About this RNA: The prediction has a mean pLDDT of 81. This is a predicted structure of a 528-nucleotide part of an RNA (large-subunit ribosomal RNA, domain I) from a Planctomycetota bacterium. It matches the Rfam family "Bacterial large subunit ribosomal RNA". Its family is annotated with structural constituent of ribosome and ribosome in the Gene Ontology. Taxonomically the source falls in Planctomycetota (Bacteria, Pseudomonadati).
Context: one part of a larger RNA
RNA sequence: GGCGCAUGGGGGAUGUCUUGGCAUCAGAAGGCGAUGAAGGGCGUGGAAGUCUGCGAAAAGCUCGGGGGAGUUGACAAACAAAUAUUGAUCCCGAGAUCCCUGAAUUAGCAUGCAGUGAAUACAUAGCUGCAUGUGGCGAACGCGGUGAACUGAAACAUCUAAGUAACCGUAGGAGUAGAAAGAAAAAUCGAUUUCCUUAGUAGCGGCGAGCGAAGGGGAAAUAGCCCAAACCGUGAGGGUUUCCCUCGCGGGGUUGUAGGGCCUCUCACAUGGGAGUUACAAAAUUGUCGGGUAACAGAAUCUUCUGGAAAGUAGAACCACAGAGGGUGACAGUCCCGUAAGUGAAAUCUGACAAUCUCCCGAGAGGUUCCUGAGUAGGUCCGGCCACGUGGAAUCCGGACUGAAUCUACGGGGACCAUCCCGUAAGGCUAAAUACUCUCUGAUGACCGAUAGUAAACUCAGUAUGGCGACUGAAAGAUGAGAAGAACCCCUGCUAGGGGAGGAAUGUGAACCUGAAACCAUGCGCUU
Numbered sequence: 001g002g003c004g005c006a007u008g009g010g011g012g013a014u015g016u017c018u019u020g021g022c023a024u025c026a027g028a029a030g031g032c033g034a035u036g037a038a039g040g041g042c043g044u045g046g047a048a049g050u051c052u053g054c055g056a057a058a059a060g061c062u063c064g065g066g067g068g069a070g071u072u073g074a075c076a077a078a079c080a081a082a083u084a085u086u087g088a089u090c091c092c093g094a095g096a097u098c099c100c101u102g103a104a105u106u107a108g109c110a111u112g113c114a115g116u117g118a119a120u121a122c123a124u125a126g127c128u129g130c131a132u133g134u135g136g137c138g139a140a141c142g143c144g145g146u147g148a149a150c151u152g153a154a155a156c157a158u159c160u161a162a163g164u165a166a167c168c169g170u171a172g173g174a175g176u177a178g179a180a181a182g183a184a185a186a187a188u189c190g191a192u193u194u195c196c197u198u199a200g201u202a203g204c205g206g207c208g209a210g211c212g213a214a215g216g217g218g219a220a221a222u223a224g225c226c227c228a229a230a231c232c233g234u235g236a237g238g239g240u241u242u243c244c245c246u247c248g249c250g251g252g253g254u255u256g257u258a259g260g261g262c263c264u265c266u267c268a269c270a271u272g273g274g275a276g277u278u279a280c281a282a283a284a285u286u287g288u289c290g291g292g293u294a295a296c297a298g299a300a301u302c303u304u305c306u307g308g309a310a311a312g313u314a315g316a317a318c319c320a321c322a323g324a325g326g327g328u329g330a331c332a333g334u335c336c337c338g339u340a341a342g343u344g345a346a347a348u349c350u351g352a353c354a355a356u357c358u359c360c361c362g363a364g365a366g367g368u369u370c371c372u373g374a375g376u377a378g379g380u381c382c383g384g385c386c387a388c389g390u391g392g393a394a395u396c397c398g399g400a401c402u403g404a405a406u407c408u409a410c411g412g413g414g415a416c417c418a419u420c421c422c423g424u425a426a427g428g429c430u431a432a433a434u435a436c437u438c439u440c441u442g443a444u445g446a447c448c449g450a451u452a453g454u455a456a457a458c459u460c461a462g463u464a465u466g467g468c469g470a471c472u473g474a475a476a477g478a479u480g481a482g483a484a485g486a487a488c489c490c491c492u493g494c495u496a497g498g499g500g501a502g503g504a505a506u507g508u509g510a511a512c513c514u515g516a517a518a519c520c521a522u523g524c525g526c527u528u
Stems, first nucleotide, its partner, number of pairs: 001527009015513001016478002020448002022445007029437002031137002039101003042055003046079001049075003061095006070083003108134009141172001142170005152159001156206001182189002193220005203211002224429003227373001231251009256407001258372003261368007272361005284356010295343002301316003305312001317334002319323001325337003378402007388414001409424005466471001485512001488500004
């Protein structure tokens, strides 16, 4: 030096655990904000710091309800000073206070009203004041506007990625859409939305890469309405001698088998009927029942042995609408918290129903031809969107230029024409079925178990660190049943560390459960 064995050091793998995460389901809620939000700063305790709470009335104040013995939040033990059965602390509801900021506002913007008031006579602009509203934040979901590139096409330009990402505007608990100028082709169906299918079909496509329907069928959910106009009445203004025009209000009226107005005729009509606060008009009150926000109550076991400790073993019992789960010195239906089945609200929020209340109520026949959404539909050129890349390209939307008809009418049925069929544009509203989860509650998991699971299980994480900045972004869990956290003695530098002692179930000593390997050391054996 090598090998082996043993004993240690070192290190923190592994095992076990879980305070934290992840996912799904169900229910709730779906907003907060000029009555000042979200977020932040600074304060606030007997006591220095951090977290939490709170706001100069500052770990709190007042009232109502619950509850019933200790309490003065946590790291964090002790001390000080207090408080409480005259009911504290604590939990729920309502109220008060709520520093400085931040939309941050003594402002801006919009609308209305009033006053004042130029060039310029009336006026108008402007100015001033008042009132009301708005503004900002917020995870995803919605609608709209602007709108890429990487990439794919094995290169690349049309194309794709993709109307995606991003940015902007804006609304709601959902939003969009929506009661046919529809879809079809059969005998038709009958608002919209969503799902399954039709179907990777018909098609589109440097016919490449790729893109990609609809009718129909089956489900979920269902709900339909209101204006404009004709005509009548009324008020104001203007022109005007009669009459006409414009505007406001009220009645009327709302559709395709066309409907409505006006005129004539017939029938019916209210001590009756219907509807309603999410559309169709709109406001409120009361009552009943239920739900939410604290809670109440809740059955049944003892002994022996082992052990530090019994829930384990052995023996004998009991409850069960409760043998879900968690805790307790090892594994507990009967020890504790709970669980099943029950019970409960002064206050506040909310749902359903009812009452008060509010609103509405004709039908037919004949005649007349008055009305039924105009710079609209359509056309040309240029774009966009339609699964559809200009194509034979309809339909739909936009820009420029044009530009109808009026029910014997007009639009559509994928160029176009005819026949036939379907519908009635150029005004508006509309619940449900659908999408999502910053948040709350409950439940569940062939989800993770500290290099995993959120980036974050930890008094101290979006922290420390890095970056001028936008931004980036960690590591870090476990003594023990209980601190019983090692009095006292010794070595030493009154240091670290160690040896005794004591305590303890202990080789659990705080660098603390288990304690692998690398690596290091000591002793012994063999060997060169």